[in-house]
RNA sequence: CCCUGCGGGAGAGCCCGGCUUCGCGGCCGCUUCGCGAGACCGGCGCCGAAGGCGCAACCGCCCCGGAAACGCUCAGGCAAACGGACCGCAGGGG
Numbered sequence: 001c002c003c004u005g006c007g008g009g010a011g012a013g014c015c016c017g018g019c020u021u022c023g024c025g026g027c028c029g030c031u032u033c034g035c036g037a038g039a040c041c042g043g044c045g046c047c048g049a050a051g052g053c054g055c056a057a058c059c060g061c062c063c064c065g066g067a068a069a070c071g072c073u074c075a076g077g078c079a080a081a082c083g084g085a086c087c088g089c090a091g092g093g094g
Base pairs, nucleotide, nucleotide: 001093002092003091004090005089006088007087008086013044015043016042017041018040020038021037022036023035024034025033026032045078046077047076051074052072053071054070058066059065060064
C1' cells in the first nucleotide's frame, strides 16, 4: 500500500404530474370510480462522504511528481433498506 470479515458512519422532497402492474372496495356483465403499494417516464427543488473532474492548501526523492474532508455536481443520492468517504478491531498478501 492492497484485499477480506465485523462494528460505527452524515446530508438532502416518503415532492408534483403522466403511464402502467398488483391488491382491496363500490358499481350493472363489460366499463368506470375511489384507496394503497411498486416499476417506468417527465418536471422542479435539494444533498454531497461511491466514483469522476477542477483549483491548490499541503507533502515528497523538490528535475518534476503526489495531492484534500476545498470546489463542481457528469454520475450517484434525498422515508426504510441498499450504498457510503472516513474511523476502530482482526486476518491475509505485496
Model confidence (mean pLDDT): 76 of 100.
A computed fold for a 94-nucleotide RNA from a soil metagenome, annotated as Glycine riboswitch aptamer.